[in-house]
Context: one part of a larger RNA
Formats: sequence, C1' cells, structure tokens
RNA sequence: CAACGCUGGCGGCGCGCUUAACACAUGCAAGUCGCACGAGAAAGCAGGAGCAAUCCCGUGAGUACAGUGGCGUACGGGUGAGUAACACGUGGGUGAUCUACCCUUUAGUGGGGAAUAACGCUGGGAAACCGGCGCUAAUACCGCAUAAGCUCGAGAGAGGAAAGCAGCAAUGCGCUGAAGGAGGAGCCCGCGGCCGAUUAGCUAGUUGGUAGGGUAAGAGCCUACCAAGGCAUAGAUCGGUAGCCGGCCUGAGAGGGCACACGGCCACACUGGCACUGAAACACGGGCCAGACUCCUACGGGAGGCAGCAGUGGGGAAUCUUGCACAAUGGGGGAAACCCUGAUGCAGCGACGCCGCGUGAGCGAUGAAGCCCUUCGGGGUGUAAAGCUCUUUCGGCAGGGACGAUAAUGACGGUACCUGCAGAAGUAGCUGCGGCUAACUACGUGCCAGCAGCCGCGGUAAUACGUAGGCAGCGAGCGUUGUUC
Repeated sequence: CAACGCUGGCGGCGCGCUUAACACAUGCAAGUCGCACGAGAAAGCAGGAGCAAUCCCGUGAGUACAGUGGCGUACGGGUGAGUAACACGUGGGUGAUCUACCCUUUAGUGGGGAAUAACGCUGGGAAACCGGCGCUAAUACCGCAUAAGCUCGAGAGAGGAAAGCAGCAAUGCGCUGAAGGAGGAGCCCGCGGCCGAUUAGCUAGUUGGUAGGGUAAGAGCCUACCAAGGCAUAGAUCGGUAGCCGGCCUGAGAGGGCACACGGCCACACUGGCACUGAAACACGGGCCAGACUCCUACGGGAGGCAGCAGUGGGGAAUCUUGCACAAUGGGGGAAACCCUGAUGCAGCGACGCCGCGUGAGCGAUGAAGCCCUUCGGGGUGUAAAGCUCUUUCGGCAGGGACGAUAAUGACGGUACCUGCAGAAGUAGCUGCGGCUAACUACGUGCCAGCAGCCGCGGUAAUACGUAGGCAGCGAGCGUUGUUC
C1' cells in the first nucleotide's frame, strides 16, 4: 500500500501482488569495437560464351554471418527469503590494505620466437555437440635486452615491462614501469536500536601461545604442537519474531506505531555447495557438482531457471498494458558516424489516495399539479418547478498549435494551451434521523420480521424494525470492515 457495498462527470500529481522467495507459455530486458587481427559469402543487377543445361567476368562488397582479440557484462533493474549480526546507524582506526576506467606528474615503448581459432579435408552423434590431420594473423601468447623509480635483501647484490593502430604529414588514440589524486571497496573498533527466565548455564578451533600456511590486508582465517582457557543474571546459551536506516503516521510534548512509495546500506537470484575469469564476483539473464521440478529425445543422451519489463496459471478480500520511444536524462562500446539500453522518458488501465473544477446564474405565486400530513380550517415539499432574462466553466465539434532542443534531431502529441461554434444543453449520489449525535411524522408489523458501535429497541398507538413524505450530514463520492496514534 487497503478491501467490500451502493453510486460515478473532468483534470493535475502520486500510488498500484501486503497472499505462494508458488510454477511459468511467448517476446524483449547487454552489448559494442573493422582505427587490434586473419578470413570472407549469397540473392539480385549488368556484360560475355554456349542450341541449352550451364560457365566466366564485373558489381553487390571487403558488405552479411561466423571466428581470434579488447572493453563492458560486478553498473543499471528486481525481491525481502535469510539475517538479532559490526547486518544497519553513528563516530573513529587501517604504520594491516586493494583499486579497471578518469585526472596530474614522471621514466620508457629496443630486438626476437612459437602457437592457435576461423578456414580446408575428414570422422562420430537424432540432437546438444565432440574428435583427427593440415594452413594462418594480431593490441592473443612466450623468451631476450634495458630499469629512473619499484620489489626482495642488513649489505653486496638479485628480480621484474611494453603493442601497436589511424593519418601524406603534423599529430592523435593506445601500450609498459612508477608516484600522487579523485571516486570506489575490504578489514577492525566504541556506542545505539525486538520479545521470552514457563530458556541458566554455554563453549573444543572453544580461549590464548609458538611455528607454518593463506589473503590485497590484521586475525584460529586454516593446520600442527603446547597451555587451559573464554562467555554469562549489566541475561550468556536457547527459542520466537524481524532486512537496517533516512524517514512516514500520530501526539502540545514526552512518547507510541510503521518500514508501502522515494533515497542510502545489506542480503538473495529454482534449492544446497564450489571454484574459474577478472581491478573487483564466489557472479539474477557466466561455469561446475548434487537435488527437486519442467521440457526434447532416434532411449544412447540433452535443455531450462521472470524475486528484469509486459504477460499466464495458481493462491487471495485484493493490486495494471504481452503499449510507444531512445526525443530528453543517464549508462555500455566506439577515434567517430553510430549501435545497444523494458534504466529512463511517456502513454494505457484502476475514484486507490491527495488536490482543483463542474453538473448552471438572476428574476419568478399568499404559492400550479403530484405526493405527504391534517384538528379538514389548513400545513409541508417550495422560488422548488413551470415561465421570463442570461451565461458557456467542464464536456462536444471545428481551426490554430507549443516549451521541453536546437545548426539538426520530439516518443509524449495534433497533447498542453489559444480561438471559434451550438446549446441549460450532456452528469448526483450515499448514509443517517431513540440517547451518545445534526435531523420526525404517517402507515405496515406485533418479542414476529428485523435493528444494533455502546446503552438497548420490537409482545397492537414503535420518532429505534420495514416503507413513504419530510429533515440532517457529506458530496463524485458516501457508508462498512480492517489497522495505527
């Protein structure tokens, strides 16, 4: 964060699965770079040869698809399951640490080598995919040289780097080492914030030491050995509940309650475990193993993970469109053009909330009709209607038409807004009327039917039930239920 009943005109701004962290069809949500690299089509079109099938050449095009390599995919987006914990908040420490991209400064960028995918040939398989032989490039990989500074070392000394690409060029973008910065992160500590004692004792890597390992880094973080410690009524341990905070609601405050939206932090990504890559992950749309579930299968084997955006089933009192656009803001890649972006900007649905507006205005009778009451005289509805005179907000129709973005580019959107036209035309309900509590009569009913928040009404004159007239309250809402102060 509402739901339900009756009712429902418009707009702005918000909000919208609180339940099954249940299961998910389909589409989309993370790519990009040819200015790192090798390779490289086809259709179509035009020309030529040929009786024709067809072949050749050009173009398509160094394009598409694919591959190596780089950066990104650790951000952004979702959810609240777990967690009572240095998870969070706040204040500190790190002489115990790391940091890709960005900025500043500084020193360099010399000379070689061996492979491999793509590709070709070939084999296996239903598929997913896997294998053999051969060829090839690089900013991919590996030595050598050099080392200001760096690392190790008491010192002597030892160790350790690089890559090119584009351009006619100037130069630009890169690459390597080092120092500093910015932003980010890891770790440690003081203090703070739930319930239960009908949980009183808990603990064996447990507490400390030595040595070693491990990490970016301190540490029982891990291992071996040694010692026997450590925690606890100022509540250990155990159990229950719970993401934390900024904040939000309430209240004069103190306090109480809450954790939905928005922002910060944390945790999780079918369930459990594990590592790889990397500056950073133990990684939502990466990998491996196990499990449950679903799907394909030629039965040998394979594939999958919406707590991304929409959407489906299910559960539920209950919660939306399988929309448009990258125009803006921001993000990734790229020298750029540009590409990608369900982040985001918008639109759609829902009175779910808050706010604004409208459903007409003036005049109009000792007062029509209808209806209700009546002491039958009359009273009420009631200026209400009719009628007359006006107005046109909103809505409708028509025309113009933005700001947001300008050199150009607008999803929203022919929207907002402006102008004109017609005509009171096109819109009022809901609840209550015994007291609390604003508002009363008649009839029906007869402890029945029913009402009810509490007190209580109803058994023949019911202001309390039901209907009608009247009245009261609020009004595109009004009531009820739930919840908090």